The RNA shown here (transfer RNA) has 74 nucleotides and comes from an archaeon.
The coordinates come from a structure-prediction model, not an experiment, and the mean pLDDT is 85.
It matches the Rfam family "tRNA".
RNA sequence: GAGGCUGUGGCGCAGUCAGGUAGCGCACUGCUCUGAUAAGGCAGGGGUCCGCGGUUCAAAUCCGCGCAGCCUCA
Numbered sequence: 001g002a003g004g005c006u007g008u009g010g011c012g013c014a015g016u017c018a019g020g021u022a023g024c025g026c027a028c029u030g031c032u033c034u035g036a037u038a039a040g041g042c043a044g045g046g047g048u049c050c051g052c053g054g055u056u057c058a059a060a061u062c063c064g065c066g067c068a069g070c071c072u073c074a
Stems, first nucleotide, its partner, number of pairs: 001073007010026004020057001028044005050066005
């Protein structure tokens, strides 16, 4: 220098192909259960999706340019 993959709550991921209410597990908070703790049960909070711009009635999703990580090639 060229190409590919990845980037979504605190953590790990799904959703992207085929645009239409941002979800799951763990963790966290409250309650319940227990002599107490853990486990279990019930309820709840937390992200507008790596950044900027574009297309569209509508973008995590499509397009462009960047940033970061990983891999391959030179």